[in-house]
RNA sequence: GCCGAUGUAGCUCAGUGGUAGAGCAACGCACUCGUAACGCGUAGGUCGCGGGUUCAAGUCCCGCCCUCGGCU
Numbered sequence: 001g002c003c004g005a006u007g008u009a010g011c012u013c014a015g016u017g018g019u020a021g022a023g024c025a026a027c028g029c030a031c032u033c034g035u036a037a038c039g040c041g042u043a044g045g046u047c048g049c050g051g052g053u054u055c056a057a058g059u060c061c062c063g064c065c066c067u068c069g070g071c072u
Stems, first nucleotide, its partner, number of pairs: 001071005007065001010024004018055001026042004048064005
């Protein structure tokens, strides 16, 4: 340099154009003699960055960047 994959909550990951979710972690409550576990609830997101298409984009298109793999 070329090709492919990847980027979404603190972490691991869903989400095939129509109001962004789960598990774990965090916090609160309940339970307990107490702690953990279990149960209930709360909070946490400029969806890597910029542009385009569309009534509407995490999703489609273009460029750039990070990470991983392959080729040379």